[in-house]
This is a predicted structure of a 72-nucleotide RNA (transfer RNA) from Buchnera aphidicola (Mindarus keteleerifoliae). The sequence is in RNAcentral, with records from ENA.
């Protein structure tokens, strides 16, 4: 210094413009169990940042931070 990927709860992930953003493990609580472990059921937590396009953005386009690869 050029090129590409990539950014979603505490972890990992789905969602390819449209229902309350999924799903799974963790946390909280409750059934069960004599108690623990399992198991069931519910509950809390997310779309890096800032424009843009659209009736409507996680989804597109533009820039900006970060991370990781490539090349010189």
């Nucleotide at each position: 210094g050029c090129g590409g990927a990539c950014a979603u709860g505490g972890u990992a992930u789905a969602a390819a413009g449209g229902u309350u953003a999924u799903u799974a493990c963790c946390u909280c609580a409750g059934c069960c169990u004599u108690c623990c472990a399992a198991g069931c059921u519910g509950a809390a937590g997310a779309u890096u940042c800032g424009g843009g396009u659209u009736c409507a953005a996680u989804u597109c386009c533009c820039g900006a931070u970060g991370u990781c690869c490539g090349c010189u």
Taxonomically the source falls in Buchnera aphidicola (Bacteria, Pseudomonadota, Gammaproteobacteria, Enterobacterales). Rfam family: tRNA. Rfam classes the family as a transfer RNA.